[in-house]
């Protein structure tokens, strides 16, 4: 500090997701020690037990037993325990400590200030403690209740209580003067008590900043706000109350709704900030729920009364008793949180004068890896051991790791002994635990991960299964992603998951974001609150700055020191706390005052330009209409028709009239308007703005949340008004359908008038304003200058409006003075995509519907800009037998052949648009064969190794359909020898190891090849451009058969492709002539034989053609056009040659190969069968339909080929196939071998024929072991369909197409088929609009698997989450009413009353209680509302889902541009 994830690639937005800290955690698999911390986050739900508040005898009265000892009359007494124990009276304390965090959004808390107040214990300083009194518990007694408890009655004490004295510095009062106390105890010097003043400490109280969400809560409030009297209180105050007055609070968010203790801090981050408030500390609340008040200094009291609700207990049923949200602990709940420990030994606290007593506060121990530290599990030497893995089979890796040989002793173990926490003069340790001495490497390593982020690769198993996954995404037979396995990384007693938090996210941007097309400028304006605001002087001092005080707890971060063996922890200083108030100054800047300027603003004055607004008038052209005249069959409409109107007179013409409506040419990126908008012409009324020149006002200003106002189509409502054109509707038509696109028609509307409504792609998709900051050019107003007699030209200023452009700036595209560029100031807006601008809530509206406006759920994209392709029923140019022009020809009939289907035991397999289908197959009767049946066989029909045995080999016989079983027999070789025997090289048995497979996979491959296509293209490399892909270069102008080639060009080269060089053909020359040839000589039947090389031929070397000459045209270029010569002319003609690639294109069955599968079978041998079937369909051929022909009869004229298992001359026999003799010929020599078409002559005469030859019957001939299935071929007989072929479709541009025969390959025999070879020899091309293909360049794209793309919407099914819903239930809370328990105060107090008074001593006052009556008031009822939550038959859309229907809406001019 980043980094994955949208694309074929890229650059930008944007979200998602990942690495980093940390956590009171929990879960999984592992666990050695120690220290130091921490531990019910859920039920503020319920508890069973013990234990957490008591202590004082120096505040008072009382006052036991056991026991032990004496002693007894045995009953008992006495003494000691003992003035103990023990309750009571009585003070202090229980309001501290400790616990939780329901509730509280302010009665809180947090910082700062302030006071009208209180303070028991403590501390100081003064006074003062006299004199009576009369009860009462405890105790006895009696009684009541089951128990809790409670009644009488009798004595009794005090630091309990009362009462008098005395009393100020105390209170009340202006004063004078009234009024108020006490308590004693004990070891006689201490300690109480009263009383007044002072301090400490703690507390009540108040005010100002601060403190969460939500406007889809916008209005709230009657003690509410003041004020004057009284109440009250410890004290200000509506805290109470009468009375007056009508005020407070609120957008700077009241008043509701939700959530929530708060801070010091804590995590986290670089900070600002986000999140949090667990443990410690400090405020606060709260103590089963909920009200109340006593006592006290302090409480409305966590273990205290009282009353009321719920629950639990006990009961003898009348009645009681109870509150762990102290410390352990139970059960529940939960993913989850511990011992019913030890101790007051230390530190605090209560009480005591102290000893001490109590103290689940606390100090400990225990559990628990829950965290943070620290240690360890050895250390050093030793070689590539074995396993186990991989492996190209050599060899690597685990790995110095073990093994094994030395040494160490840290932690646990065992044993001895005492520092230290203990503060003291001594006593005191629950717990902990240092030192020392023994033994032995012994007791002590897991987790998680390895496809990229992200450090870590192999094998093998699985086969979209099984499974993983944070995210991208892995798995469909060779998975580094699933499981295992070696091995590797990354951490280490711990290592992962999961949650949830801070980053990282500049992903809410204050620091520190946008808003023209990504999400985002409001549809436009006026203007309120509000921010912001022009020069100048002075004052002031609010914001600022600067100094000082004060506070800003400790603990905690941070720094420095220290102490436990380090660390973690813990102690001491410090700094820090950015804050708040007070206080002393500064005065630039703001702000506030007060004065003054004129530039910002605006006023006056003069002009001139405009579809600017309103409202009256008038006008002419067209349309339909009507009224008449001329006129006849049509019109009208389209792609093409047809609904339509016309003989009752349309249309088309001329006249006349009516009547709405919009205003042709001028019209112009002209002009006006704030937007929406606005186009005759007048006349009236009226808004702005601009240009000059002066005056004048003197910040008057700029935005502008709310507000109001104006807003295009469309739409509503009332009334008109209606010509034209038009939603809906009819009807025609088109379709597969067509509720559409095209036509006929038509009705709201569309036009006026008032009223609504308030939206738009209301767009420049760009708020408003002000200021800067090159220029060029056009245009619209109004101005200045120079000139001129005047009008143009020219030069300038302002004001609008266009273009183009520079520096800037942007993701690019683009923008640029009209800024999307540099600043200022104001407003609205956004913040992933869908769900959705939708539901619900509320305004608003007559209604349609507008504004305001989420969430569940669900996705990992969705987007913007440019790029490359590839694509259009987009444009351009161009090529090609692509059309055209011609010629034959396919589809029609028979046959052959091949494919489907279909049949069959089997009809083996592969090829499927071009680019499969006379294809693999250059030849299925067995063989071929891979297929069926059916008999056989198991180391095999084949190879290599081992073992035995025998030479090899050759023959008979039996069974069999063969293979093959059985079994007899002849018969011994080669080489080397120590003669015993080995080897080699063949057979036979045997044993594993392997053989074997036309078994699967062409989508695991190699190789070949198809195709595009013999199209002209495909590419580097350096330079330039561009953030990038990428581009350029290869575009561009001309030319070519060409990316040819030439000319310009930021590009210069360059490669692989074309050309070209290779072969063959066409023409020449030289060589060389046998088996080819023969002109001239001899010679023959016959180049037959002499001879010859001139010729032809052959075959080997070489010439020639290069726009090389000319002329014209082009750009003095390429190049094209036309001419000479030449055998040949512009690549002369033909072959071979296939760029980068495309198609997972063909071939595992030519070969070769990975993996899988098979091994008595999917392998191997045999026999037969099948591959040859046949309703049909299709391709490709062959023959023909005849007279440019059949038929017969003569006769000519080739090229390339083949041949010893052959080709066979020639004779002889057969009508023929062909047989039977047999020469030559391993071939320019022999031999296949008569070429046909063709030429010449006879015949046939238009006919199913002297065409046509299928089918069949018959006899035959060849190959072959064999010609039933199932071969060719030869004779006689037979004589089918066919009379030029529908929709369609095919090849061919010249020696070509058409015809003609001729030869090979395979082959024992089979050829209509494939290859090759020559003879004869044509038409036609105006042309590129169209159809197919392809090349270039440009356009558009929602395409990229690339239009056989992509994609939307209803309906159908499942499943998710939501809204509506007659209601139904909770939960909360307001209002009005009733009742009201306990309790304060008030008041009455007829009853009952020890302390003081009076007294006649009966009593009586006074004083207090009980009890009754008034206000307040909780639980509680009833009536009615508000919110909010589950629930609902139904029913509404949405989302999501490999392979469902139905269309084709959108991307291309998407086939009717598209969208608001």
């Nucleotide at each position: 500090a980043g980094a994955g994830u949208u694309u074929g690639a890229u650059c930008c937005u944007g979200g998602c997701u990942c690495a980093g800290a940390g956590u009171g955690a929990a879960c999984g698999c592992u666990g050695g020690c120690g220290g130091c911390a921490u531990g019910g986050c859920u039920a503020a739900a319920a508890c069973a037990u013990g234990c957490a508040a008591g202590u004082c005898g120096a505040a008072c009265g009382c006052g036991a037993a056991a026991g032990u000892a004496u002693u007894u009359u045995c009953g008992g007494a006495u003494a000691c325990a003992a003035g103990u124990a023990g309750a009571g009276u009585g003070g202090c304390g229980a309001a501290a400590g400790g616990g939780c965090g329901a509730g509280u959004a302010a009665u809180g808390c947090g910082u700062g200030u302030c006071u009208a107040c209180g303070u028991a214990u403590c501390c100081c300083c003064g006074g003062g403690u006299c004199a009576g009194g009369g009860a009462u518990a405890g105790c006895u007694c009696a009684c009541c209740g089951a128990a809790a408890g409670g009644u009488g009655u009798g004595g009794u004490a005090a630091u309990a209580c009362c009462u008098g004295a005395u009393a100020a510095u105390c209170u009340c009062g202006a004063a004078a003067g009234a009024g108020c106390a006490a308590a004693g105890g004990c070891u006689u010097g201490c300690u109480g008590c009263c009383u007044g003043g002072g301090g400490a400490u703690c507390g009540g109280g108040a005010c100002a900043c601060g403190u969460c969400c939500u406007a889809u809560c916008a209005g709230g409030u009657u003690g509410u706000u003041g004020g004057u009297g009284a109440g009250g209180u410890a004290a200000a105050g509506g805290c109470u109350c009468a009375c007056c007055a009508a005020g407070c609070c609120g957008a700077a968010g009241a008043c509701g709704g939700g959530u929530a203790g708060c801070g010091g801090g804590u995590g986290u981050g670089a900070g600002a900030g986000c999140a949090u408030g667990a443990c410690c500390c400090g405020c606060c609340g709260c103590a089963u729920c909920g009200g109340a008040a006593c006592u006290g200094a302090g409480a409305c009291a966590c273990u205290g009364u009282c009353c009321g609700g719920a629950c639990u207990c006990c009961u003898a049923c009348g009645g009681g008793a109870g509150g762990c949200u102290g410390c352990a602990g139970u059960a529940a709940c939960g993913a989850a949180u511990a011992u019913u420990c030890c101790g007051c030994a230390a530190u605090g606290c209560a009480c005591g004068a102290a000893a001490g007593u109590g103290u689940g506060a606390c100090g400990g121990a225990g559990c628990a890896a829950c965290g943070c530290c620290g240690c360890g599990u050895g250390g050093a030497g030793g070689a590539u051991a074995a396993g186990c893995c991989c492996c190209u089979a050599g060899g690597g890796g685990u790995g110095u790791a073990a093994a094994c040989u030395c040494c160490u002793g840290u932690c646990a173990g065992a044993g001895u002994u005492u520092a230290g926490g203990a503060a003291u003069a001594a006593c005191u340790g629950a717990c902990c635990a240092g030192a020392c001495u023994c033994a032995a490497a012994g007791g002590a390593a897991g987790g998680g991960c390895c496809g990229g982020c992200u450090a870590a690769c192999u094998u093998c198993g699985u086969g979209c299964c099984a499974g993983c996954a944070g995210c991208c995404g892995c798995g469909g037979u060779a998975a580094g992603a699933c499981g295992a396995a070696g091995g590797g990384c990354c951490c280490a007693a711990g290592c992962g998951u999961u949650a949830a938090u801070c980053g990282g996210a500049a992903u809410c941007a204050u620091u520190g974001g946008g808003c023209g097309u990504a999400a985002a400028g409001a549809g436009c304006g006026c203007g309120u609150a509000g921010g912001c605001g022009g020069u100048c002087u002075u004052u002031u001092a609010u914001g600022u700055c600067a100094g000082g005080u004060g506070u800003g707890a400790a603990a905690g971060c941070c720094c420095g020191g220290g102490g436990c063996u380090u660390a973690a922890c813990c102690c001491c200083g410090g700094a820090a706390g950015u804050g708040c108030a007070c206080u002393u100054g500064a005065a630039a800047c703001u702000g506030a005052a007060a004065g003054a300027c004129u530039u910002g603003a605006g006023u006056a004055u003069g002009g001139g330009a405009g579809a600017g607004g309103g409202a009256a008038g008038u006008g002419g052209a067209a349309u339909u209409c009507c009224u008449g005249g001329u006129g006849u069959a049509g019109c009208g409409g389209u792609g093409a028709a047809a609904u339509g109107c016309g003989u009752a007179g349309a249309c088309a013409u001329c006249a006349g009239g009516a009547g709405g409506a919009a205003c042709a040419c001028c019209g112009g990126u002209g002009g006006c308007g704030a937007a929406g908008g606005c186009g005759a012409c007048u006349u009236c009324c009226u808004g702005g703005a601009c240009c000059a020149a002066u005056a004048c006002u003197g910040a008057c200003g700029c935005u502008g949340a709310g507000g109001c106002g104006c807003g295009a189509a469309g739409g509503c409502g009332u009334g008109g008004g209606g010509a034209g054109c038009a939603a809906a509707c009819a009807g025609g038509a088109u379709u597969a359908g067509a509720u559409a696109c095209c036509c006929u028609g038509g009705u709201a509307g569309u036009c006026c008038a008032c009223g609504c409504a308030g939206u738009a792609a209301a767009c420049g998709a760009u708020g408003a304003a002000c200021a800067c900051u090159a220029g060029g050019u056009g245009u619209a107003g109004c101005g200045g200058g120079u000139a001129u007699u005047g009008a143009c030209c020219c030069c300038u200023g302002c004001u609008g409006u266009g273009c183009c452009g520079c520096a800037g700036u942007u993701a690019a595209c683009g923008c640029a003075u009209u800024a999307a560029g540099u600043g200022u100031u104001c407003c609205g807006c956004c913040u992933g995509g869908g769900g959705a601008g939708u539901a619900c809530g509320g305004c608003c509206g007559c209604a349609a519907g507008g504004c305001u406006a989420a969430a569940a759920c669900u996705c990992a994209a969705a987007g913007g800009a440019a790029u490359u392709g590839a694509c259009g029923g987009g444009g351009g140019c161009c090529c090609g037998c692509a059309c055209a022009a011609g010629c034959g020809g396919u589809g029609g009939a028979g046959c052959a052949u091949g494919u489907g289907g279909u049949u069959u035991a089997a009809u083996u397999c592969g090829a499927c648009g071009c680019a499969a289908c006379g294809c693999g197959a250059a030849g299925a009767a067995c063989c071929u064969u891979a297929c069926c049946u059916g008999g056989a066989u198991u180391u095999g029909a084949c190879a290599u190794c081992c073992c035995g045995g025998g030479a090899a080999u050759c023959u008979c016989u039996a069974u069999g359909a063969a293979a093959a079983u059985a079994g007899a027999g002849a018969g011994u070789g080669c080489c080397c020898u120590u003669c015993g025997g080995g080897g080699a090289g063949c057979c036979c048995g045997g044993u594993g190891a392997c053989a074997g497979g036309u078994g699967c996979u062409g989508c695991a491959u190699g190789g070949c090849u198809g195709u595009c296509g013999u199209c002209a293209g495909c590419u580097c490399g350096u330079g330039u451009c561009g953030u990038g892909a990428g581009a350029u270069g290869u575009u561009g102008g001309g030319u070519u058969a060409a990316g040819u080639c030439c000319c310009g060009c930021a590009a210069c080269g360059a490669g692989c492709g074309c050309a070209a060089c290779c072969c063959c053909u066409a023409u020449c020359u030289u060589u060389a002539g046998u088996u080819g040839c023969c002109a001239g000589c001899a010679u023959u039947u016959a180049g037959u034989u002499g001879g010859g090389g001139a010729c032809u031929c052959u075959a080997a070397a070489g010439a020639u053609a290069c726009u090389g000459c000319c002329c014209c045209g082009g750009u003095c270029a390429a190049c094209g056009g036309g001419g000479a010569g030449g055998a040949a002319g512009g690549u002369g003609g033909g072959g071979a040659u296939g760029a980068c690639g495309u198609c997972a294109a063909g071939u595992c069955c030519u070969c070769a190969u990975g993996g899988c599968c098979u091994u008595u079978a999917u392998g191997u041998c045999c026999a037969g069968g099948g591959c040859u079937a046949c309703a049909c369909a299709c391709g490709u051929g062959c023959u023909a339909c005849a007279a440019u022909g059949g038929g017969c009869a003569g006769u000519a004229c080739a090229a390339a080929g083949g041949g010893u298992u052959g080709c066979c001359a020639c004779a002889c026999u057969g009508u023929g196939a062909a047989g039977u003799g047999g020469a030559g010929c391993u071939a320019a020599u022999c031999c296949c071998g008569u070429a046909a078409a063709g030429c010449u002559g006879c015949u046939c005469u238009u006919a199913g024929u002297u065409c046509g030859g299928a089918u069949u019957g018959g006899a035959g001939u060849c190959u072959g072991c064999a010609a039933c299935u199932c071969g060719a071929c030869u004779c006689c007989a037979u004589g089918a369909a066919g009379c030029u072929g529908g929709a369609a479709u095919c090849g061919c541009u010249a020696g070509u197409a058409a015809u003609c025969a001729u030869g090979g390959a395979u082959c024992a025999g089979c050829a209509c088929g494939c290859c090759a070879u020559g003879g004869u020899g044509a038409a036609u091309a105006c042309g590129u609009u169209c159809c197919c293909g392809g090349g270039c360049c440009u356009u558009g794209u929602a395409c990229a698997c690339a239009c056989c793309g992509c994609c939307c919407g209803u309906c159908a099914c499942a499943c998710c989450a939501u809204g509506a819903g007659a209601g139904u239930u909770g939960g909360u809370u307001g209002u009005a009413c009733c009742a009201g328990a306990a309790g304060u105060u008030g008041u009455c107090g007829g009853g009952c009353u020890a302390a003081c008074c009076u007294u006649u001593c009966g009593a009586g006052g006074a004083u207090g209680c009980a009890g009754g009556c008034a206000c307040c008031u909780a639980a509680g009822g009833u009536a009615u509302g508000g919110c909010u939550g589950a629930u609902g038959a139904u029913u509404g859309g949405g989302g999501u889902g490999a392979a469902g229907u139905c269309g084709u809406a959108a991307c291309a001019a998407g086939g009717u541009a598209a969208c608001c």
A computed fold for a 1460-nucleotide RNA from an uncultured bacterium, annotated as small-subunit ribosomal RNA. The prediction has a mean pLDDT of 85.